[in-house]
RNA sequence: UUGAAAGAUGCGCCGAAUCUCUUAUUGAGUGAGAGCUGGGGAACCGAUUUUUACUGGGGUGAAACCGAUUUCGGUAGGGAAUUUCCUUUUCCCGAAUCCGUCAGCUAAUCUCGUAAGCGCCGAAAGGGAAUCC
Numbered sequence: 001u002u003g004a005a006a007g008a009u010g011c012g013c014c015g016a017a018u019c020u021c022u023u024a025u026u027g028a029g030u031g032a033g034a035g036c037u038g039g040g041g042a043a044c045c046g047a048u049u050u051u052u053a054c055u056g057g058g059g060u061g062a063a064a065c066c067g068a069u070u071u072c073g074g075u076a077g078g079g080a081a082u083u084u085c086c087u088u089u090u091c092c093c094g095a096a097u098c099c100g101u102c103a104g105c106u107a108a109u110c111u112c113g114u115a116a117g118c119g120c121c122g123a124a125a126g127g128g129a130a131u132c133c
Stems, first nucleotide, its partner, number of pairs: 010120004018034004035114002038111003045104001053101001056102001057099004064075004077093004082130008
């Protein structure tokens, strides 16, 4: 001088997954509340057809479908730095998993979660609105 790793802090991405108090000691793990989310659950409406089966049915999520045939291609759909709407372009994703034979919608009401994984000036332009400085 260069490169790599680790730690701390800061700013963010995706996602419902944040904040406050407390346990408590610097902090995590505990408990509670607020906020945000998922599921069950009447009438009315809808659906009418069952199924241990040939391949039962259903949920979370953008992640479903069609070709090809040996793991590729395309599309529906989804994401990208103040928030939101519209237009154009660019890049990326287009998974996984849960319930356990069972659930349409659904007021009252019952109940669950509040994670994980990543990035480092970080997509760009135009127009409208909002907010902040």
The RNA shown here (c-di-AMP riboswitch aptamer (ydaO/yuaA leader)) has 133 nucleotides and comes from Firmicutes bacterium UBA4049. Its mean pLDDT, the model's own confidence on a scale to 100, is 75. It was read from a public genome assembly, where an Rfam model found it. It matches the Rfam family "c-di-AMP riboswitch aptamer (ydaO/yuaA leader)". From the family's description: This family represents a conserved RNA structure found upstream of the ydaO and yuaA genes in Bacillus subtilis and related genes in other bacteria.